[in-house]
Predicted 3D model of a 71-nucleotide RNA (transfer RNA) from an Elusimicrobiota bacterium. Lineage of the source: Bacteria > Pseudomonadati > Elusimicrobiota. The sequence is in RNAcentral, with records from ENA.

C1' cells in the first nucleotide's frame, strides 16, 4: 500500500430496510437467622462524518480503530 473480516450495553453476542434484544456483570427488591443461589424489577449501547430512503445497526461514499492475507 492492496484485499477480506470485524466495530452494537461494563463484557460476550443477536437484530428480512420498519418498536435495537439476550446472556453475564453492576443496581434495587423478594427469600434467609445471615451470606450465596433461586425469583422479580429498573437502568444501560449502534466507531465518526456525509448520502440514498417515508424510514438505516442494516444500503452507498469518505475517515478512524482491531484482525487476517498478499506485497
Nucleotide at each position: 500500500u492492496g484485499c477480506g473480516g470485524g466495530g452494537u450495553a461494563g463484557u460476550u453476542c443477536a437484530a428480512c430496510g420498519g418498536u435495537a434484544g439476550a446472556a453475564u456483570a453492576g443496581c434495587c427488591g423478594c427469600c434467609c437467622g445471615a451470606u450465596a443461589a433461586c425469583c422479580g424489577g429498573a437502568a444501560g449501547a449502534u466507531g465518526c462524518g456525509g448520502g440514498u430512503u417515508c424510514g438505516a445497526c442494516u444500503c452507498c461514499c469518505g475517515c478512524c480503530c482491531c484482525u487476517g492475507c498478499a506485497a